[in-house]
RNA sequence: CCCUUAGAGUUUGAUCCUGGCUCAGGAUGAACUCUAGCGGCAGGCUUAACACAUGCAAGUCGCGGGGCAGCGCGGGGUAGCAAUACUCUGGCGGCGACCGGCGGAAGGGUGCGUAACGCGUGAGCAACUUGCCCGUAUCAGGGGGAUAACCGGUGGAAACGCCGCCUAAUACCCCAUAACAACAGAGUCAGCAUUGUCUUUGUUUGAAAGCUCCGGCGGAUACGGAUGGGCUCGCGUGACAUUAGCUAGUUGGUGAGGUAACGGCCCACCAAGGCUACGAUGUCUAGGGGAACUGAGAGGUUGGUCCCCCACACUGGAACUGAGACACGGUCCAGACUCCUACGGGAGGCAGCAGUGGGGAAUAUUGGGCAAUGGGCGCAAGCCUGACCCAGCGACGCCGCGUGAAUGAAGAAAUCCUUCGGGAUGUAAAGUUCUGUUGUGUGGGGAGAUGAUGACGGUACCACACGAGGAAGCCCCGGCAAACUACGUGCCAGCAGCCGCGGUAAUACGUAGGGGGCGAGCGUUGUUCGGAAUUACUGGGCGUAAAGCGCACGCAGGCGGAUUGUUAAGUGAAAUGUCAAAGGCAGUGGCUCAACUACUGUUUCCCAUUUCAUACUGGCGAUCCUAGAGUGAUUGAGAGGAAAGCGGAAUUCCUGGUGUAGCGGGGAAAUGGGUAGAUAUCAGGAGGGAACACCAGUGGCGAAGGCGACUCUCUGGUCUGUUUAUUGACACUGAGGCUCGAAAGCGUGGGGAGCAAAACAGGAUUAGAUACCCUGGUAGUCCACGCCGUAAACGAUGAGUGCUAAGUGUUGGAGGGCUUCCACCUUUCAGUGCUGCAGUUAACGCAUUAAGCACUCCGCCUGGGGAGUACGGCCGCAAGGCUGAAACUCAAAGGAAUUGACGGGGACCCGCACAAGCGGAGGAACAUGUGGUUUAAUUCGAUGAUACGCGAGGAACCUUACCCGGGCUUGAACUGCAGCGGAACGAUUCAGAGAUGAUGAGGUCCUUCGGGACUGCUGCGGAGGUGCUGCAUGGUUGUCGUCAGCUCGUGCCGUGAGGUGUCGGCUUAAGUGCCAUAACGAGCGCAACCCCUGUCCUUAGUUGCCAUCACUUCGGGUGGGCACUCUGGGGAUACUGCCACCGUAAGGUGUGAGGAAGGUGGGGAUGACGUCAAAUCAGCACGGCCCUUACGUCCGGGGCUACACACGUGUUACAAUGGCGUGUACAGAGAGUUGGUGCUGGGCAAUCAGCAUCUAAUCAAUAAAACACGUCUCAGUUCGGAUUGGGGUCUGCAACCCGACCCCAUGAAGCUGGAUUCGCUAGUAAUCGCGCAUCAGCCAUGGCGCGGUGAAUACGUUCCCGGGCCUUGCACUCACCGCCCGUCA
Repeated sequence: CCCUUAGAGUUUGAUCCUGGCUCAGGAUGAACUCUAGCGGCAGGCUUAACACAUGCAAGUCGCGGGGCAGCGCGGGGUAGCAAUACUCUGGCGGCGACCGGCGGAAGGGUGCGUAACGCGUGAGCAACUUGCCCGUAUCAGGGGGAUAACCGGUGGAAACGCCGCCUAAUACCCCAUAACAACAGAGUCAGCAUUGUCUUUGUUUGAAAGCUCCGGCGGAUACGGAUGGGCUCGCGUGACAUUAGCUAGUUGGUGAGGUAACGGCCCACCAAGGCUACGAUGUCUAGGGGAACUGAGAGGUUGGUCCCCCACACUGGAACUGAGACACGGUCCAGACUCCUACGGGAGGCAGCAGUGGGGAAUAUUGGGCAAUGGGCGCAAGCCUGACCCAGCGACGCCGCGUGAAUGAAGAAAUCCUUCGGGAUGUAAAGUUCUGUUGUGUGGGGAGAUGAUGACGGUACCACACGAGGAAGCCCCGGCAAACUACGUGCCAGCAGCCGCGGUAAUACGUAGGGGGCGAGCGUUGUUCGGAAUUACUGGGCGUAAAGCGCACGCAGGCGGAUUGUUAAGUGAAAUGUCAAAGGCAGUGGCUCAACUACUGUUUCCCAUUUCAUACUGGCGAUCCUAGAGUGAUUGAGAGGAAAGCGGAAUUCCUGGUGUAGCGGGGAAAUGGGUAGAUAUCAGGAGGGAACACCAGUGGCGAAGGCGACUCUCUGGUCUGUUUAUUGACACUGAGGCUCGAAAGCGUGGGGAGCAAAACAGGAUUAGAUACCCUGGUAGUCCACGCCGUAAACGAUGAGUGCUAAGUGUUGGAGGGCUUCCACCUUUCAGUGCUGCAGUUAACGCAUUAAGCACUCCGCCUGGGGAGUACGGCCGCAAGGCUGAAACUCAAAGGAAUUGACGGGGACCCGCACAAGCGGAGGAACAUGUGGUUUAAUUCGAUGAUACGCGAGGAACCUUACCCGGGCUUGAACUGCAGCGGAACGAUUCAGAGAUGAUGAGGUCCUUCGGGACUGCUGCGGAGGUGCUGCAUGGUUGUCGUCAGCUCGUGCCGUGAGGUGUCGGCUUAAGUGCCAUAACGAGCGCAACCCCUGUCCUUAGUUGCCAUCACUUCGGGUGGGCACUCUGGGGAUACUGCCACCGUAAGGUGUGAGGAAGGUGGGGAUGACGUCAAAUCAGCACGGCCCUUACGUCCGGGGCUACACACGUGUUACAAUGGCGUGUACAGAGAGUUGGUGCUGGGCAAUCAGCAUCUAAUCAAUAAAACACGUCUCAGUUCGGAUUGGGGUCUGCAACCCGACCCCAUGAAGCUGGAUUCGCUAGUAAUCGCGCAUCAGCCAUGGCGCGGUGAAUACGUUCCCGGGCCUUGCACUCACCGCCCGUCA
């Protein structure tokens, strides 16, 4: 200077935290599904180093040589007219095979092996080598003997040989000369220890090759260079300790050998060493690096293509040649496999390029060319080259291009949706006007190539022509995560990365339309990094989430006080070398761009060398220091430990006495012991064992476990002093190691009283009870010795050191003050508690005894389950302990705190909740509803409380929804349009069960003359449905509950869910109020406001009333009046206002006063936020689904009224507080003209006929219990009235199924009701009648109202039920009808 860090979903009702799982990103030698136009560049057996047919991949040199098999040329001969054929000839070009030289050690392939000096990096070799190439110097004199080819012979199937003769060389050998070298001696200089350089003397060994076209090419020696190689060393480079010991050539030495060279490399002898917790040995895995991917980085993962190194070449072993190999396409041996064979023998090695089989999810052509680059040989021409350059195949990857462009409707058709209006696909299409990338056709055609040579190449590229023509898919659309609707399906089919979707309205399945993303690709799968601070070096934790070893001692290790000197190892700086190329990054350039590629620059760091610095750490030194640590002296406290002794109380036991029927035990009992005398009680005794009351205390001591009568002995630790002396860092921690270590348990031997005593026995409890309870009872508990080695061994908190507010108790010391003493005050040290600030923590909490702030060391953790299990090892007599996995499975498991709900938790309070009472239900008969059953149908709904005299406030038809039968199909009702017709309407008659059909007397609308109203038929579009879903809904309702609660704003507290307010004290019917108070206010509820009722006042008096006056038929009937009653309207009154007492107040109490009423006067209406997916689609409305000659509609009949039975709600009773008869008195409210009724008359009556009255404060109405009198006299009755028979009345089209009422007769059960259960606290319960709605009538004993008569009891809140508030626990939150464990299926 530059660059740089993203999260989300999922545990809960909600929250914070811990913690795992999952996703979004990148990458890939990939594979698979669907799809596919072109080009450039790159890459393509990851598996069987499995086996390989065929072809090719290493040859070349005639300027080294002898030669001449084949080819060409020349020459000769024979035959032929000739062409030509045959033959001879190394003469020439050249050349198979052969001798010889160089190269086959390079290039190419693969990754088996290898955990290693293999690789990387940096050094070293004074311990080495290097063909071809370069430089310098010198030299090349003389001689010799062979051998292959060829020829002859011969063996074998073949491969391949064997014998004999001849011959050459740059093949081989000898001599000479020279350097070098070796050895021995002398000297010089140098270094790095062994040693090295140079000079010199002597001895020994010891070179060569020629060819030629005359240009050259080659040969030998020595020295040097360059290049390549060999060896050695430091450091780095996997996993497992459930691998802890390994090693005999092993480690070293001496000597000899061997090598290019050092070396146990090899050998002989000698010594006994060497490696290892800083991980030896063993086992498993693996070529290493440059680099690649990812990542902010640190890291993690990888090592395919390219480059470097290594290793290998069918498997194993071995050497030869050579400069170089222990040699991929060489040799030999062994082995496996394959092939040939004449069976005697032979041949082979694709991990070279193609290719084949096999394996596998999976990986290409038996292509062209040496044109280029490079290599081998050659003087060269040239030959060879599956190296290489190209082409082919496959979207395997990266990059680029195209599939058209412009215009074109308030917007075609089609499709989808729809609120039916419209909206979307959508300028999209069509149409019009253009363009020509690409494509096709034709023509030209650069560079790769210095002179020649082009596989690629029908190339790239350029020009012209043609024509929108040939070129778009894949995935997704619930959240994460961009993108929504319809239909189908109905926990099915299916989806799914995680959470999770699907059980009839699925944005999650399938399809369609639409949309989103990417695009010649898209998605899936696998792997890897990231996110993951989820192994934390950067950068985590361990009180309760996973995690502190039970405790101490202590070797190694780690870490360590003050001063000074030195060193320079760590550390820091500079310089030099190195860090190959490619890659990365930056810049510039070349292919039209890009990918790709070229050039230039740069690349932290590591390592090595040299020099410098010296603060810190380390090393070394110091007559060095005393603050840490230790030691001695002095003082003190203590259940510290070990051993011996000793004491009293108590239990049990024994003896004797007293004494008698019980004791004991428990929730209640029983087993048990006791008349053979227990228990109880008194006295005595014995022996014995175990434990130590009071003191005793969040008191003491100890490392922990743990320690408790008393005395003595031995012994450990610790504390105190501004006391003192001394050592002088001796300290801290502590892997392994070792010691101690409750209870239980084990072994041997003792002992044994007691016990809330395993096992065991008995008794209870219980469905059972192998338990809890009881009675007994053996191991054990106790002692000695030896094992075991674990506990919620806990402060769930490792040890040590330092620092960081206070206050208060207590134990043991010390100093000071004060003090007669006891005390008290103050300072301080060591312990042990509590409260609390800062700080910290997820919170709870901790807080100088830290869980705060720091340092040092050790131990431990990494999701839940499986599992502290299995295997292995170690320990143990055993029991068992220590160490300690995996498969598989789940998406959580968990911590703390919050709100509720819940508790056979607690505190307080209320309610006909209990209690105290009164009357009922449950037994009977009947009525009614329900279940069940039955049925053609017994329509449907309601089902704990909160269904069951409920919807229904009135099922004979109708109602009616059900069943049977008969009909209708634009329909019974409603509505739009079109066409045709007609007024509509229709008495009557006929058929029929009726619906319906036929008949048809009669009847003839309005008009602007177009038509209209009404109506029939035909057709089209709507209809209609008490069919389904109350779990799609509205509305309404029940219940908790007329319970006192439910919330909000602002503030405050808490990370947050949330809390506070709303809690606390008192009070109230009440979250009613008062006081207090981090809360202050407010809202919905409570109360009040409203209605009825109770008292008074006022106003108005008709139909009401009548005190006064008058009339009267004696009835407020009439006049009159409005005082009273009453009615309607309007007001007043009650507020704990007054008094007394209590209380701060709110308020409470009182036979208080006053008052009609007294503490809400009584009653009603009024029902907070919400709960029960509560009820209702059949009251109504409504989404969706379903039916449409029927699931619609009309009619007749039937059913809803059935009947073995079970339940609920009622009525009437069982009688004398009564029944019956007679007489007599007093209400309120409400309804009434299709009605209510009276009177008169008929009838025993239900009721009928006639007359009358009331559209109502006018008419009509006997209230009944009560009261009075009479009778009945305890009985199935003068109780009770069911049932049944007969006769009637009324309503109605119609009383058979199936009405009510009346009369006569009949006269059932029932004598007060088991367990259990309901209502009610005052004008209430109980009891008595009256009215109304529905309604033709009525199954009403029901429902809703009205008044009459009119009680008893409440000590109280222990208990049952329900509710409110506070608090506590919780693993519940679908909230205890919860959750959850085990067994079985």
Small-subunit ribosomal RNA from an uncultured bacterium, 1385 nucleotides, folded computationally. Its mean pLDDT, the model's own confidence on a scale to 100, is 83. The sequence is in RNAcentral, with records from ENA.